[in-house]
RNA sequence: AAACGAUAACGGCAAACCCGUCGAAAGGCGGGGACGCAAAGCCACGGGCCUACCGCAGGAAACUGCAAUGGCAGCCGGGCCGCCGAA
Numbered sequence: 001a002a003a004c005g006a007u008a009a010c011g012g013c014a015a016a017c018c019c020g021u022c023g024a025a026a027g028g029c030g031g032g033g034a035c036g037c038a039a040a041g042c043c044a045c046g047g048g049c050c051u052a053c054c055g056c057a058g059g060a061a062a063c064u065g066c067a068a069u070g071g072c073a074g075c076c077g078g079g080c081c082g083c084c085g086a087a
Stems, first nucleotide, its partner, number of pairs: 004085002012037002017032006035074001041080003045077003048072003055066004
């Protein structure tokens, strides 16, 4: 330095659920809470998944379908950066 990753050390993050808040929703943020995580740090670049206010199509209407420009980094891959050091 690269790879690797332990019942190690110092620490870190925080699923479900609840409360508040923003949002049309998915979801985000804050507090509580811990299922888990060695990148569960960052980036929507490829795939995947979620949502559908506006828009388009249908309909008398209710509503239905299509559709990211909205999301998910704790779905997989990729990129960037980083703590520790047993085998």